[in-house]
Context: one part of a larger RNA
RNA sequence: GGCGCAGGGCGAAUGCCUUGGCACUGGGAGCCGAAGAAAGACGUGAUAAGCUGCGAUAAGCCUCGGGGAGGAGCAAAUAUCCAUUGAUCCGGGGAUUUCUGAAUGGGGAAACCCGCAUGGGGUCAUGCCCAUGCAACAUACACUGAAUCCAUAGGUGUAUGUGGGGAACCGCCUGAACUGAAACAUCUAAGUAGGGCGAGGAAGAGAAAUCAACCGAGAUUCCGUAAGUAGUGGCGAGCGAACGCGGAAGAGGCCAAACCGGCGGGAGAAAUCCCACCGGGGUUCGGACCGCAUUUAGGAUCUGCAAUUGUUAGCCGAAGUGUAUGGGAAGGCACACCGAAGAAGGUGAGAGUCCUGUAGGCGAAAACGAGAGCAGCCGAGCGGUAUCCAGAGUACGGCCGGACACGUGAAACCCGGUCGGAACAUGGGGGGACCACCCUCCAAGCCUAAAUACUACCCAGUGACCGAUAGCGUAUAGUACCGUGAGGGAAAGGUGAAAAGGACCCCGGGAGGGGAGUGAAAUAGAACCUGAAACCCUGUGCCU
Numbered sequence: 001g002g003c004g005c006a007g008g009g010c011g012a013a014u015g016c017c018u019u020g021g022c023a024c025u026g027g028g029a030g031c032c033g034a035a036g037a038a039a040g041a042c043g044u045g046a047u048a049a050g051c052u053g054c055g056a057u058a059a060g061c062c063u064c065g066g067g068g069a070g071g072a073g074c075a076a077a078u079a080u081c082c083a084u085u086g087a088u089c090c091g092g093g094g095a096u097u098u099c100u101g102a103a104u105g106g107g108g109a110a111a112c113c114c115g116c117a118u119g120g121g122g123u124c125a126u127g128c129c130c131a132u133g134c135a136a137c138a139u140a141c142a143c144u145g146a147a148u149c150c151a152u153a154g155g156u157g158u159a160u161g162u163g164g165g166g167a168a169c170c171g172c173c174u175g176a177a178c179u180g181a182a183a184c185a186u187c188u189a190a191g192u193a194g195g196g197c198g199a200g201g202a203a204g205a206g207a208a209a210u211c212a213a214c215c216g217a218g219a220u221u222c223c224g225u226a227a228g229u230a231g232u233g234g235c236g237a238g239c240g241a242a243c244g245c246g247g248a249a250g251a252g253g254c255c256a257a258a259c260c261g262g263c264g265g266g267a268g269a270a271a272u273c274c275c276a277c278c279g280g281g282g283u284u285c286g287g288a289c290c291g292c293a294u295u296u297a298g299g300a301u302c303u304g305c306a307a308u309u310g311u312u313a314g315c316c317g318a319a320g321u322g323u324a325u326g327g328g329a330a331g332g333c334a335c336a337c338c339g340a341a342g343a344a345g346g347u348g349a350g351a352g353u354c355c356u357g358u359a360g361g362c363g364a365a366a367a368c369g370a371g372a373g374c375a376g377c378c379g380a381g382c383g384g385u386a387u388c389c390a391g392a393g394u395a396c397g398g399c400c401g402g403a404c405a406c407g408u409g410a411a412a413c414c415c416g417g418u419c420g421g422a423a424c425a426u427g428g429g430g431g432g433a434c435c436a437c438c439c440u441c442c443a444a445g446c447c448u449a450a451a452u453a454c455u456a457c458c459c460a461g462u463g464a465c466c467g468a469u470a471g472c473g474u475a476u477a478g479u480a481c482c483g484u485g486a487g488g489g490a491a492a493g494g495u496g497a498a499a500a501g502g503a504c505c506c507c508g509g510g511a512g513g514g515g516a517g518u519g520a521a522a523u524a525g526a527a528c529c530u531g532a533a534a535c536c537c538u539g540u541g542c543c544u
Stems, first nucleotide, its partner, number of pairs: 001543009015529001016494002020466002022463007029455002031165002039100003042055003046078002050074002061094006070082003105114003115134007136162009169200001170198005180187001184234001210217002221248005231239002252447003255391001259280004264275004286389003289384004298378002302376004308370005314362003320335004336353002338342001344356003396420007406432001427442005481488002501528001504515004
């Protein structure tokens, strides 16, 4: 030195564990904000760095309920306090809530600086302190008011609203490329990703100028089917309906106008006419108008009352002992018991009967939600048809685009730009060029629950999901750290049943160790469960 064996060190794999995650199911809840949000800064404790809570009333204040013996958060310790005159704790309501932030009196390098007005406090007086108001824009109204007579622009005041945030979902505007076509340009990817604006608990859509087919249906939305069909397509790659049928849900309303009445303005000598606004009327079973009849059948949304019920604290809640082993019994053995409860978690090992619970029952002063029912409120009818009304720069056409499953095609229907531009119910749209007949509907105004989408948040639960290099990036951390910045972004779990965390003695400067003691165990001693391998050391056998 090598090989082997044994012991130890270092090291952290492995096993076991789980405070944390992941995915999903069923419910709930679903907006917050100038009455100042979301997010923060700074404070706040007897001692207080961090987290949590809170806000100069600062780990809290008041009140109403629950609860019943300890308590002053994580979190020890000491001190000092609180509590059966009910604390801590849990829930409802209220008060306080610095400064920044849409941030809004002005400014600003966020958490800072500086004002004005009014009222109050303080001082001999000034400085100072406290309260309230003071941004902009939009709309409405009132007052005022230039050039310029009327007027208008402008100005002032008052009132109301807006502003910013939000995981995904939603509407609108805008809008790629990689890719596929085995290249590539039409096409595809895809109206996707990305960007912008906006809304809500959902959004959007919605009460036929719809379909259908000569039979009929009767708003919208969503699911299944029709159907990978009909079509479309460098007829390539691909794209891809509808009618109908079956389900979920179910709800329909209101204006404009004709006509009647009224305030006001304008024209005119006047009669009268015109304009704007308000009330009634009326809305496609057309209506006005005329005649007749009449006040209740009904009513999603609105307002009030409301039986009842849910949510936000809680309460009751069955039944086991002995014995040996062991540090410890819940495991073994023996004999019992309960069960509308043998879900689960915990307890020194594996507990229906020890604890928390579970099945099953019960419960609210207060707040919020749902709500049978009652009331308010709204509210249809029949007949006639001379006249009047029934949404215009609209429908539609040319040209050019877009969107429709449909790529210009025979290309309807729908939307936009541009240039033209109707009819008036004897009228008009549609039925996939177009025409006729026939059928059907009534555009150019508005609103509308539910069935549907999503899950930041709350509750309950589930898993041939993970178990610390896994599972979220985080067993917590968007921390440490990196970057000028946008942004990027870790590592890190386990003593023991219980700290019983090793008094005391010895060596040592200490670290550390040797005894003693604790413990079932200390090669469980905090660098702490198990503790593999590489690597290092010691001892030893054999070989050299």

Annotation
The part of an RNA shown here (large-subunit ribosomal RNA, domain I) has 544 nucleotides and comes from Ruminococcaceae bacterium OttesenSCG-928-O06. Its mean pLDDT, the model's own confidence on a scale to 100, is 86.